This is a predicted structure of a 106-nucleotide RNA (SAM riboswitch aptamer (S box leader)) from a Fidelibacterota bacterium.

[in-house]
């Protein structure tokens, strides 16, 4: 980096350096910040993808329990919308692409 597969309308904060951006790309929109953005340390938190464990299945699993150990995350649904359907000057609603994250493959 590229791909398989699965989730993604829940839930989760202080400090301390920093000093002006930030919310993925691109656009429209809304927002959050000098009562401190972003990035970087500490610490704590929350979840439940793999590892370890308990049952069942048989090999691309399922279910359950924990929450040590690998990640990950802690504003707003993935912040909302761009693209397809169905509805239509609409108002929604469903799918998709793109993206995050985990595991696998390369």
């Nucleotide at each position: 980096g590229a791909u398989u597969u699965a989730u993604c309308c829940u839930g989760a904060a202080a400090g301390g350096u920093g000093g002006a951006g930030g919310g993925a790309a691109c656009a429209g929109g809304c927002c959050c910040u000098g009562u401190g953005a972003a990035a970087c340390c500490u610490u704590a938190g929350c979840a439940a993808c793999c590892u370890a464990c308990c049952g069942a299945a048989u090999c691309u699993u399922c279910g359950g329990a924990c929450a040590a150990g690998g990640u990950g995350c802690u504003a707003a649904u993935u912040c909302c919308u761009g693209c397809c359907u169905c509805a239509a000057u609409a108002a929604g609603a469903g799918g998709a692409a793109a993206g995050a994250u985990a595991a696998g493959c390369u």

The prediction has a mean pLDDT of 84.